[in-house]
RNA sequence: CUCAUCAUGAGUGGCUGAGGGACUGGCCCGAAGACGCCACGGCAACCGGUCGGAGCACGCAGCUCCGGCGCCAGGUGCCAAAUCCAGCUCGAAGCGGGUGCUUCGGGGAAGAUGAG
Repeated sequence: CUCAUCAUGAGUGGCUGAGGGACUGGCCCGAAGACGCCACGGCAACCGGUCGGAGCACGCAGCUCCGGCGCCAGGUGCCAAAUCCAGCUCGAAGCGGGUGCUUCGGGGAAGAUGAG
């Protein structure tokens, strides 16, 4: 940089001790100890492996799709809140009158993770 996914899911103990949730605003978490680190446990997004079914291809090899989003948990990752919500824009409804606000919905941006 490109592509995919981001409403599912999954916490206990020990150490430490003041901020943390990327940024901004809001709203939360936090001395009844958050965040972080370690140990153990767990989850299953992607990679990998594997089972069944269907289709494509067919000389073999193979590819795709589906499966209470099958199963495993080796690699990466993850285990407060939808990526906590919004940030830009479009549509609808309502409110208000200096050009906006609120609610609902769609698409983006930014970010995170994976693969290349």